[in-house]
Context: one part of a larger RNA
RNA sequence: UUGGGUUUAAAGGGUCCGCAGGCGGACGUAUAAGUCAGUGGUGAAAGCCUACAGCUUAACUGUAGAACUGCCAUUGAUACUGUACGUCUUGAAUUCGGUCGAAGUGGGCGGAAUAUGACAUGUAGCGGUGAAAUGCAUAGAUAUGUCAUAGAACACCGAUAGCGAAGGCAGCUCACUAGACCAUGAUUGACGCUCAUGAACGAAAGCGUGGGGAGCAAACAGGAUUAGAUACCCUGGUAGUCCACGCCGUAAACUAUGAUUACUCGUUUUCGGCGACAUACUGUCGGAGACUAAGCGAAAGUGAUAAGUAAUCCACCUGGGGAGUACGAUCGCAAGGUUGAAACUC
Numbered sequence: 001u002u003g004g005g006u007u008u009a010a011a012g013g014g015u016c017c018g019c020a021g022g023c024g025g026a027c028g029u030a031u032a033a034g035u036c037a038g039u040g041g042u043g044a045a046a047g048c049c050u051a052c053a054g055c056u057u058a059a060c061u062g063u064a065g066a067a068c069u070g071c072c073a074u075u076g077a078u079a080c081u082g083u084a085c086g087u088c089u090u091g092a093a094u095u096c097g098g099u100c101g102a103a104g105u106g107g108g109c110g111g112a113a114u115a116u117g118a119c120a121u122g123u124a125g126c127g128g129u130g131a132a133a134u135g136c137a138u139a140g141a142u143a144u145g146u147c148a149u150a151g152a153a154c155a156c157c158g159a160u161a162g163c164g165a166a167g168g169c170a171g172c173u174c175a176c177u178a179g180a181c182c183a184u185g186a187u188u189g190a191c192g193c194u195c196a197u198g199a200a201c202g203a204a205a206g207c208g209u210g211g212g213g214a215g216c217a218a219a220c221a222g223g224a225u226u227a228g229a230u231a232c233c234c235u236g237g238u239a240g241u242c243c244a245c246g247c248c249g250u251a252a253a254c255u256a257u258g259a260u261u262a263c264u265c266g267u268u269u270u271c272g273g274c275g276a277c278a279u280a281c282u283g284u285c286g287g288a289g290a291c292u293a294a295g296c297g298a299a300a301g302u303g304a305u306a307a308g309u310a311a312u313c314c315a316c317c318u319g320g321g322g323a324g325u326a327c328g329a330u331c332g333c334a335a336g337g338u339u340g341a342a343a344c345u346c
Stems, first nucleotide, its partner, number of pairs: 004317003007300002012314001014201002017198001021194003025088007033081002035077008049065006091191001092188003097182004103177007110154001114150008125136002162169002206247006215241002220236004258313006266291009295302002319346003328339004
């Protein structure tokens, strides 16, 4: 490289947007670039291949043919691709009407709990554990009540549910913003799909500046346990966790399953619409699950939300270790990230 692959054996980029590129619906006309056919020229000789011949044979050599899969010119063909023009509505988008949801951003408000403070009642313990101790407490703790303050998170509803591109999203309410679905079939008329580079978003931890700090809690201290105990358990406790702005750019970022489109036996649950008076039932469209036929699969399994049957585009893999390391480049304040070998060894 070809071929083969990527749920779990190596392998789907964390996600989306999107330029270039690749691919692209139906009908007609023109053109003839790709494509196909004919003819002409060229494609040196030798070599290769075929036939025959010459050295006693062979190697070797000679003669003839074929081939030289190519290129150029020319004459045609027009199904497909391209190009140009015209038309269409089923792909795509828009309008009108309705619905849905923890989708996002900013503001306001709420109750429970916790902690702290003040006051009151009250007296000897509280707390903690397997058992204890450290710790707190006669300077009045724990407990109970009232009031005040603070920060963080939102019990029940709550779900096998819903929404979002992913990360993720949950008290109530207001404003702004976005989306999906259903229905109407009015409008545009292929406007589409995918996407290297690029741009944006991207949990937690971490970093910078300034706030905030109730609870929890790396580090740290003490008490236990133990042969030891730099742990598990206990008492404390600082970063951090929270907010604003700016970085970081990684995760088992997982459905370990890229996106889009078409087609393919059934059963059942559920969410949002639509259709008729209707809650029952049924049909239909769009999601979320379970089981299963065929098929697929090494098997586990998967099975209309495919890992089935096909198509287009992108990403990635090629034995284990060395190693996601070294070097270089690049990004970053740093921590580090991205890209990413070889020697050697089995």